[in-house]
Context: one part of a larger RNA
RNA sequence: UGACGGGGACCCGCACAAGCGGUGGAGCAUGUGGUUUAAUUCGAAGCAACGCGAAGAACCUUACCAAGUCUUGACAUCCCUCUGACGAGGAAGUAACGUUCCUUUUCCUUCGGGACAGAGGAGACAGGUGGUGCAUGGUUGUCGUCAGCUCGUGUCGUGAGAUGUUGGGUUAAGUCCCGCAACGAGCGCAACCCUUACCUUCAGUAGCCAGCGAGUAAAGUCGGGCACUCUGGAGGGACUGCCAGGGAUAACCUGGAGGAAGGUGGGGAUGACGUCAAAUCAUCAUGCCCCUUAUGAUUUGGGCUACACACGUGCUACAAUGGCGUAAACAAAGGGAAGCGAAGCCGUGAGGUGAAGCAAAUCCCAAAAAUAACGUCUCAGUUCGGAUUGUAGUCUGCAACUCGACUACAUGAAGCUGGAAUCGCUAGUAAUCGCGAAUCAGAAUGUCGCGGUGAAUACGUUCCCGGGUCUUGUACA
Numbered sequence: 001u002g003a004c005g006g007g008g009a010c011c012c013g014c015a016c017a018a019g020c021g022g023u024g025g026a027g028c029a030u031g032u033g034g035u036u037u038a039a040u041u042c043g044a045a046g047c048a049a050c051g052c053g054a055a056g057a058a059c060c061u062u063a064c065c066a067a068g069u070c071u072u073g074a075c076a077u078c079c080c081u082c083u084g085a086c087g088a089g090g091a092a093g094u095a096a097c098g099u100u101c102c103u104u105u106u107c108c109u110u111c112g113g114g115a116c117a118g119a120g121g122a123g124a125c126a127g128g129u130g131g132u133g134c135a136u137g138g139u140u141g142u143c144g145u146c147a148g149c150u151c152g153u154g155u156c157g158u159g160a161g162a163u164g165u166u167g168g169g170u171u172a173a174g175u176c177c178c179g180c181a182a183c184g185a186g187c188g189c190a191a192c193c194c195u196u197a198c199c200u201u202c203a204g205u206a207g208c209c210a211g212c213g214a215g216u217a218a219a220g221u222c223g224g225g226c227a228c229u230c231u232g233g234a235g236g237g238a239c240u241g242c243c244a245g246g247g248a249u250a251a252c253c254u255g256g257a258g259g260a261a262g263g264u265g266g267g268g269a270u271g272a273c274g275u276c277a278a279a280u281c282a283u284c285a286u287g288c289c290c291c292u293u294a295u296g297a298u299u300u301g302g303g304c305u306a307c308a309c310a311c312g313u314g315c316u317a318c319a320a321u322g323g324c325g326u327a328a329a330c331a332a333a334g335g336g337a338a339g340c341g342a343a344g345c346c347g348u349g350a351g352g353u354g355a356a357g358c359a360a361a362u363c364c365c366a367a368a369a370a371u372a373a374c375g376u377c378u379c380a381g382u383u384c385g386g387a388u389u390g391u392a393g394u395c396u397g398c399a400a401c402u403c404g405a406c407u408a409c410a411u412g413a414a415g416c417u418g419g420a421a422u423c424g425c426u427a428g429u430a431a432u433c434g435c436g437a438a439u440c441a442g443a444a445u446g447u448c449g450c451g452g453u454g455a456a457u458a459c460g461u462u463c464c465c466g467g468g469u470c471u472u473g474u475a476c477a
Base pairs, nucleotide, nucleotide: 001477002476003474004473005472007471008470009469010468011467012466013465015461016460019425020424021423022422023421026316027315028314029313030312031311032310033309034307035306042053043052064302065301066300067299068298069297070296073125077124078123079121080120081119082118083117084116087104088103089102090101091100092099106115107114108113127291128290130289131288132287136285137284138280139279140278141276143274148187149186150185151184152183153182154163155162156161167178168177169176193268194267195266196265198236199235200234201233202232203231204230207226212223213222214221239262242256243255244254245253246252318418322377323376324375325374326373328371334365335364336363339358340357344353345352346351384415389410390409391408392407393406394405395404431453432452433451434450435449436448437447
């Protein structure tokens, strides 16, 4: 100087407390361990691994296994020889790839050759998701959006170092004020950026009978118009600016006015010096080591989907604040051309047919659902719950057996609110309800977004956990 203390003082955080809803019990989905297996590819491991890499394993992916093939190679550059192609069509053969045969088939030219492509050959080399993240770059997690981490000059100390950065107040903040052997400065904080909440202005191919006309079964459907809504460009607006009180006449705090918004208005992006030899050689790059007729390449089939069991994360429930039926209403944000696909018709339905419109404020996906109204069920393993299983189908795709999603009919398991323990959340939040997108041929209860309905509680800081500042002790560095 640090680190540590079941030392002290002060402060903060959904840390506790006060509340609301969960997990832990059930069934299923998904990840992991274990076991099994020819293989169940690899990585991730307290918080900070476990719906994680994977924004999507039937083949492919795919790295694993079995079997069949290739050896200058699936991919790149260079040299030599031959051919004229490449491609397309057909046939034989194979589990498939490879392989064999037939037909058709280039350009420029100074006729030497060249361009391009294919085949053969020789070697230099290619190739490796093989090892080492404890050789590395890059990227990322974490403490933590915590308020800290340092430097120059000066001063003090023999020195390591100290001071500044401590102290009195204050703040979300090393934020600001005052004081002070310090005076300044840098990286962080804040602000500048995006979005949301209000207004003005500009512009109207969506919106409006607002006012006029036409028109309809109904309809901004048409003429016409930008007033309103909305869209998207430019501005304004909030700064403790004003008032009162407190405070040291400071910083600042408390209350008030006006205001759409008030003291950082809400949300996001933004992550200091560093810590964990944290994670990643399987995104990529890369040193060294290793393989080179194989640890490379390719094909078919299988596996990653196994199942006595254990754990994590979720979904659906156990019902009446509910289930079912009928007929009504109100979003936002997105996506669409190898695409979205309307109306109509067929089917109980998944879906089929059909083809209008739309590169989209114009058309389509598209029905929002919880909610409200009416009816029914009356506390039961039920009109709760939907697992499992049988049959028949639909769709995607060469192909749904291993191993897809969905539909109809039938079947109707566990489950009556969950032990010890444990998690999230402070407001448009929790809870609850649907909608969309990426990936994607198909395949979400996951992920990322969007809006609808919309609470309870916070006395307080004694205690648990984590963190910050000062101080004290130490046989630790």